Source information
Predicted 3D model of a 75-nucleotide RNA (transfer RNA) from a Candidatus Micrarchaeota archaeon. It matches the Rfam family "tRNA". It is annotated as a transfer RNA. The prediction has a mean pLDDT of 80. Lineage of the source: Archaea > Nanobdellati > Microcaldota.

[in-house]
RNA sequence: GGGCCCGUAGCUCAGCUUGGUUAGAGCGCUUCUCUGAUAAGGAAGAGGCCGAGAGUUCAAAUCUCUCCGGGCCCA
Numbered sequence: 001g002g003g004c005c006c007g008u009a010g011c012u013c014a015g016c017u018u019g020g021u022u023a024g025a026g027c028g029c030u031u032c033u034c035u036g037a038u039a040a041g042g043a044a045g046a047g048g049c050c051g052a053g054a055g056u057u058c059a060a061a062u063c064u065c066u067c068c069g070g071g072c073c074c075a
Stems, first nucleotide, its partner, number of pairs: 001074007010027004020058001029045005051067005
């Protein structure tokens, strides 16, 4: 230098192919409950507008472009 993949909640990921209900799961966290106490169990809750920007569209996490970060391959 060229090609491909990834970036969504504190962590691990789904959702993107085929745009359409104000974005979900597990673990973790907070409060309550249960217990002599802890763990497990039960109930409730907080937490991200999707790596950044621009474009297309009535509408973008999803399509297009540029950039940033990470990984793999080729040279």